[in-house]
Context: one part of a larger RNA
C1' cells in the first nucleotide's frame, strides 16, 4: 500500500410526514381616496430585538350583541405587576382616537423635516389658508356700452389598484430561406377614459324576386369566395345551428334618476345539536377479541398505533325585526329629459379602414376644396345604367347571453411534498449583489409529554466525555426521524 470483512465517522440521499403553495368549481365582491387613499417613516408593552396589532386615547378607548373562567398577541421562556362572575381576555357590529410623510393642498424641500400668514384663546392648543373647472355674486382696463382681466363664494376634481374594455399614438426583431410592397401587427409599447363589466344595439341592415327581422357570445359555413412582389402570407360574408332575448324617448295619464317610504326575503359573532364498554398486545389502544348503540349526523380534524359512539365537528335547526348592510317590492316628492335630425348626403384631391394591397372597387371614416333633395323625396343591392326589390342616415337611452379575477368565502384535485410546489412552509421580495433601473437566495422534522439529562467524576469555574437519571426508545441529546453513497479512521485476516 492494496483486497475482503466488521465496527464507526463524516454526510444528508432515500423514505415517511406538513404548518406552505398550486389549480378547479360555485358563491359574493369587483373598487379605495381631499371626511385625506394606497404605500410608508416614526412610535406604542414594566423589561433588548423582530413580527402582529395599534396611534400621544397608541399591543388599545365606547355602545351593543355573543361567551362563560380564566386573562395581559407571537417568536417565549422568565422575573416583576395587574385584570376577572360588578361577567374580563376573547369573537362579531357600529362608533371615538387615528403622529409625520405621501395626490399632499399654507410657503418651502434632499419623502417622513423647515418656515409662515390670518382667527379664537389667559396660556396649552385648536380652526384655516394649493391648484383647476362649473354655476352664482363683487369688481373692472386698453374702449363708451362691454369684454378680458381680479376677487368671494358654492359644488365638483385630482391619487393610488392585478387583469378584463373603449379611445389616440404606434415600433422593430421576425417570416417571405437576401430585401424595398408585404409581414410580424393595429401586436408590443406610450397615453387617456370608464365600469363591474365595457363595446354595441332597435336596421337609410340582409337577402334574391321567396324572404329574414336590434345586438353581443360560440359552433359551423371555411381555410371555401376571395386577396396576394398571386410570394410569403392574410382571410370573410350569406345561409344554418345554439346561448341570451326588450325594447324605448324627444312636451305628458311618458321613461330615467335620486331620496324618503310600505311588506318579504337574505344576512355575524355565536348557541344547541345522537350514539360504547369490556379483554389481550403495547410505553399509550382507537389496534384484537367479544357484546352493544346512533345515524337527516360512516365529510373531516385531533387524541400516546388505525375512533360514526372520547374531543373539535358534521347533517338538521336557531341567532335573524338589537344595530348596520344587501336585494326585490308598495307609494309619495323632487329633479331631468326638448320635436324627426345641412356645412349633413354626394362630389374632387391625399389618406384610412372594410378579409379586399387602387384594383372593375362598391361600402365605411375625413385633412383639403366643393356641395344637394326635403316622402311628389332619400339611401342601399360590390364600377355604371334601367327595371325591380328593400330600407328611411346626418337626435338620444337601452338589460342579458360575454371577458377578467388584486382580494374575500366554502368546497374540492388520478396535484407538489421541502433540488417539488409560489421567489418565499422558516426573520423573504428578507440576508445579499447594483450609483440606479434592478437582481435576489440558501434555511422545515427531538420526544406522546420537556419528562431538556438532578448529582458524582476527567478538564481550563471551557469545550467534550464518562457514570448516574427521564424515557418505549438517548446510536431519539438539541442542524437531535430515517440516515444511502462519495471521502476518512480502527481492528482483524490474506498478500506485495
Nucleotide at each position: 500500500g492494496g483486497c475482503a470483512u466488521a465496527c464507526g465517522g463524516u454526510g444528508g440521499a432515500u423514505g415517511u410526514c406538513u404548518u406552505g403553495g398550486c389549480g378547479u368549481c360555485c358563491a359574493g365582491a369587483g373598487g379605495c381616496g381631499c371626511u385625506g387613499a394606497a404605500g410608508g417613516a416614526c412610535g406604542u408593552u414594566g423589561g433588548a430585538a423582530c413580527c402582529u396589532g395599534c396611534g400621544a386615547u397608541a399591543u388599545g378607548c365606547c355602545u351593543c350583541g355573543g361567551g362563560g373562567a380564566g386573562c395581559c398577541g407571537g417568536u417565549a421562556a422568565c422575573c416583576a405587576g395587574g385584570c376577572u362572575u360588578u361577567g374580563a381576555u376573547c369573537c362579531g357590529a357600529g362608533g371615538a382616537u387615528u403622529u409625520c410623510c405621501g395626490a399632499a393642498u399654507g410657503g418651502g424641500g434632499a419623502a417622513a423635516c423647515c418656515c409662515g400668514g390670518c382667527c379664537c384663546g389667559c396660556a396649552a392648543g385648536g380652526g384655516u389658508c394649493a391648484u383647476c373647472g362649473u354655476g352664482c355674486g363683487g369688481u373692472g382696463a386698453a374702449u363708451a356700452c362691454a369684454u378680458a382681466g381680479c376677487u368671494g363664494u358654492a359644488c365638483g376634481a385630482a391619487g393610488c389598484a392585478a387583469a378584463c374594455c373603449c379611445g389616440g399614438c404606434g415600433a422593430a426583431u421576425u417570416g417571405a430561406a437576401a430585401c424595398a410592397u408585404c409581414u410580424c401587427a393595429g401586436u408590443a409599447g406610450c397615453c387617456g377614459g370608464a365600469g363591474g363589466a365595457a363595446a354595441g344595439g332597435a336596421c337609410a341592415u340582409c337577402a334574391a324576386c321567396c324572404g329574414a327581422g336590434a345586438c353581443u357570445c360560440c359552433g359551423u359555413u371555411a381555410g371555401u369566395a376571395g386577396u396576394g412582389g398571386c410570394g410569403a402570407g392574410c382571410g370573410a360574408a350569406c345561409g344554418c345551428g345554439g346561448a341570451c332575448c326588450a325594447g324605448g324617448c324627444c312636451a305628458g295619464u311618458g321613461g330615467c334618476c335620486a331620496a324618503c317610504u310600505u311588506g318579504a326575503g337574505a344576512g355575524a359573532a355565536c348557541c344547541g345539536g345522537a350514539a360504547c364498554c369490556g379483554u389481550c398486545u403495547g410505553g399509550a389502544a382507537a389496534g384484537u377479541c367479544g357484546g352493544g348503540c346512533c345515524g337527516u349526523a360512516g365529510u373531516g380534524g385531533g387524541u400516546g398505533a388505525u375512533a360514526g359512539c372520547c374531543c373539535c365537528g358534521u347533517a338538521c335547526g336557531g341567532g335573524u325585526c338589537a344595530a348596520a348592510u344587501c336585494u326585490c317590492u308598495u307609494g309619495u316628492u323632487g329633479g331631468u329629459c326638448c320635436u324627426u335630425g345641412a356645412g349633413u348626403a354626394g362630389g374632387g384631391c391625399g389618406g384610412g379602414a372594410c378579409a379586399c394591397g387602387u384594383g372593375a372597387a362598391a361600402u365605411c371614416c375625413u385633412g383639403u376644396c366643393u356641395g344637394a333633395a326635403c316622402a311628389u323625396g332619400g339611401g342601399g343591392g360590390g364600377a355604371c345604367c334601367a327595371c325591380c326589390c328593400u330600407c328611411c342616415a346626418a337626435g338620444c337611452c337601452u338589460a342579458a347571453a360575454u371577458a377578467c379575477u388584486c382580494g374575500c368565502a366554502c368546497a374540492u384535485g388520478a396535484c407538489c411534498g421541502a433540488u417539488a410546489g409560489c421567489g418565499a412552509a422558516c426573520a423573504a421580495g428578507u440576508a445579499c449583489c447594483g450609483u440606479g433601473a434592478g437582481g435576489g437566495a440558501a434555511a422545515g422534522g427531538u420526544g406522546a409529554a420537556a419528562a431538556g439529562u438532578a448529582c458524582u467524576c476527567c478538564g481550563a469555574a471551557c469545550a467534550g466525555g464518562a457514570g448516574a437519571g427521564u424515557g418505549a426508545a438517548a446510536u431519539a441529546g438539541a442542524u437531535c426521524c430515517u440516515g444511502a453513497a462519495a471521502c476518512c479512521a480502527u481492528a482483524c485476516g490474506c498478500u506485495u
A computed fold for a 496-nucleotide part of an RNA from a marine metagenome, annotated as large-subunit ribosomal RNA, domain I.
It matches the Rfam family "Bacterial large subunit ribosomal RNA". Its family is annotated with structural constituent of ribosome and ribosome in the Gene Ontology.
The RNAcentral record of the full RNA draws on SILVA.